[in-house]
Context: one part of a larger RNA
Formats: sequence, C1' cells, structure tokens
RNA sequence: UGACGGGAGCCCGCACAAGCAGUGGAGUAUGUGGUUUAAUUCGACGCAACGCGAAGAACCUUACCGGAGCUUGACAUCCACGGGAGACGGGGUAAUGCCCGUUGUGCCCUUCGGGGAGCCGUGAGACAGGUGGUGCAUGGUUGUCGUCAGCUCGUGUCGUGAGAUGUUGGGUUAAGUCCCGCAACGAGCGCAACCCUUACGGUCAGUUGCUACGGAAGAGCACUCUGGCCGGACUGCCGUUGACAAAACGGAGGAAGGUGGGGACGACGUCAAAUCAUCAUGCCCCUUACGCCCCGGGCUACACACGUACUACAAUGGCGCAAACAAAGGGAAGCGAGACCGCGAGGAGGAGCGAACCCCCAAAAGGCGUCUCAGUUCGGACUGCAGGCUGCAACUCGCCUGCACGAAGCUGGAAUUGCUAGUAAUCGCGGAUCAGCAUGCCGCGGUGAAUACGUUCCCGGGCUUUGUACA
Repeated sequence: UGACGGGAGCCCGCACAAGCAGUGGAGUAUGUGGUUUAAUUCGACGCAACGCGAAGAACCUUACCGGAGCUUGACAUCCACGGGAGACGGGGUAAUGCCCGUUGUGCCCUUCGGGGAGCCGUGAGACAGGUGGUGCAUGGUUGUCGUCAGCUCGUGUCGUGAGAUGUUGGGUUAAGUCCCGCAACGAGCGCAACCCUUACGGUCAGUUGCUACGGAAGAGCACUCUGGCCGGACUGCCGUUGACAAAACGGAGGAAGGUGGGGACGACGUCAAAUCAUCAUGCCCCUUACGCCCCGGGCUACACACGUACUACAAUGGCGCAAACAAAGGGAAGCGAGACCGCGAGGAGGAGCGAACCCCCAAAAGGCGUCUCAGUUCGGACUGCAGGCUGCAACUCGCCUGCACGAAGCUGGAAUUGCUAGUAAUCGCGGAUCAGCAUGCCGCGGUGAAUACGUUCCCGGGCUUUGUACA
C1' cells in the first nucleotide's frame, strides 16, 4: 500500500422488512446430470452452466455410429495432354461411386493450320483438407463484479524509502454531483450531457390516410393520423431552511418538475472466467486417413436426480350465445379476400396487393345466459379409431382435426424466486428461424393492483477508520 475481520462509523441496492404473484407437490414440454448404447457428436458447470451455443436435429443440417466407396481429392493455385461448355435419357446399386446413349457447337484473336480466356476429363507432383489437440501459447468477441462511483496522471510539497498528498475533512447529490475548506494546483478515463424512443404544443407537407358536402364520384386538407423541423423543463419563478454556498423542502404555472418514463452507452481492472466448434492464428498431430462422398441409424434411449417453463387443481370459474374496441409487425418460389365444399383440420378457386391502398386480421380478457361444489359440464395426460397438411420420404422421429377414452391433480414439506407503476398479475396479437414443426426467444398492445413503518438483521456494494501471525 492492499487484502481480510462472526472490529467500528457513515451510506446505498426489491438486500431485508411491508405487500402481490409464484417455484418446491401433479401432468406435460424443454435443458442438464447419471445410466444405457454401435453411436446416444461437441462445448457451457456457484452467483455469471442447465428453454445456454441451437432465431427450428425426419433426409440435409451433423461434427457421432454401422456399412459401402474415393485418394491431387468436395474446395484453391500451378504444369502437361485430351475435349466445346452444357442439356436430356437409360442400365445398375440400399444410395453415391460406376457403365451407356442422344443432343449440342458459344466468346476474343486468326496467316483459317490454329492460338487464347472460361469450363469439363485424365495424369504427375508441389499441395489441398482436418468441427483433430492445446482458450494454461494467442488475436478478436463475450460474461461478471456493475451503471457500482470509482481508476489514474503532470507539476509541486512531505517522507531515507515503499509511498503519501491531491482523491482526506464539513455539507450535498443518483453520481469523485456540486459547494466550502485545505500543500496543494491542474488534467485525463469514468458520472452527467450530446443520440434514439415516449408524453404536450406549433409549423410545413397531404396520398393510399382523414371527411364539415345525402351515397358514389369528385372536391377539400379543418379534424384524426403519418413524419420532417421547431418550441418546451432550466430548481428558471415565489417562499422556508441552510453557511451569504451547494442544496433540500413546500408552492405557483405547466402536457410534463427536479435525471419526467424507457433505451443505447459499461472507466482502471478482477475471475490463467468463456470461446481453437463463428472467425482468425502459433505450436503439436493425421495424410489411400483424424481428409472426402453415400445410404441407414443416432443426437429423440430411460430405473432415476436437478434446473427452466406450460397446463391445472376450478364458480374472480367451465360451457354456450350475441356483439364491439388494439398496437406492433409480416407478405411475391409470398400474403391470399368475398361467395362455394367439409362437423373440423382443411379443400377447390382465385379478386386484390411489392402494400398508410390488398391480405395475414379473428384480438382475447370484457357482456348476457347456464352449471351449484361434485374428482364434477373441473382437469386434460395417456390410448384407440378415422382424417388433414408439409415434404423425395412422417416406422424409428413432425404438426394439426374429429369421435371415443378419460390419468395424476382438491393450492403443494424444508426451502426458495420475481416485482416499487402503467410495474406485478392477467389477456390475447405479431415476428425471426422455417418446406413443415414453439409451452422457447424477441417484440406489441388490452385490463390493471397491493405495499414500503423502517435499516436491527440476511446478501452484495461504496467511503472513512481500526487490528493483523496474510501478500
């Protein structure tokens, strides 16, 4: 100087407390451990691994296993020889490899012999290739402490020195934020602001949007809305407290008030943290195989154990009926309307739309009626049958529909999680990935609470101080 303390002081944070909803019990989904397996590819492991890489494992993906094949190779550059490239078809095989046939003559130069570029085949070797190893050789990227308020430097001063001072102190703040003081005076990286979004207004612009004209057409741009610019909030004003400061508290005005709400943004560093399987890369290793191709299987196994979710156990509910109100997105190998067929999934059909135009689109919770506390008109697992869709193909192993079947479950032990407001809870909608497949993820709006006395205690953190047998 740090680190540590079941030392002290001060102060923060959904840290506790106060409250609401859960998890832990059930069924299912999903990830993981374990076990099994020919293989169940690999990585991630307290917080900070476990609906994580995976924003889509039937084939492909795929890295794993079995079998069948290839060896200058699926891919790159170079050389020689031959050939137009290509398109179509047949045989054979589990499939690739393999064998055969038909068609076909382009571009640039040309002395019409040919040459060149590109492409294909054969051959030789230089080489390719490796998701093989090492994240404890690395770059890059990322997580975490932590959006915490800290981390440093120059000069000066003090100290033999390590170092200290500044950065401590008195106040204040979300903040090393600001004020005052002070052997310090300044400065940098952080904080804040500048950026995006949301809440109010003005202005400009009006088509596909809107409607004061009775419908349409037309017209218009007032309103709604869209989206560009501007304004607006600064403790600016008043009062009280304060040290005449910074600031705090109350008030006025205001759509908004003291950082208005949300986002992006992550200092010096810590964890030999994570990643050699995104990528790049040193070294090591494989080279008729640890490379490459194909078919089939596996990644979906199942006595168990854990994490994360979904659905429930019902009446604040289930079922039926009628009729309204969103936002944000997506759409051309796409979204697909109305009318038609089917109980339905869906089918047939194809209007319109590269979309403020057309479509996905129906929002759902909500309202009215019924059921009357029952393993039920709760719950829907599992199973049988019959179908639909995608796709070369749904056996292993997809999703959906109808009928039947109706399991566990009556609020969950010890323990434990999230959340302070348009939040929790609850309700539906969209998107990425994607042929198909969502209870996951990322977004969107609808309805819309309770509670916070307080900081003794648990956890994490900041500053000062103290002790130390630690560095």
Predicted 3D model of a 471-nucleotide part of an RNA (small-subunit ribosomal RNA, 3' major domain) from an uncultured bacterium. Its mean pLDDT, the model's own confidence on a scale to 100, is 83. Its Rfam family is "Bacterial small subunit ribosomal RNA".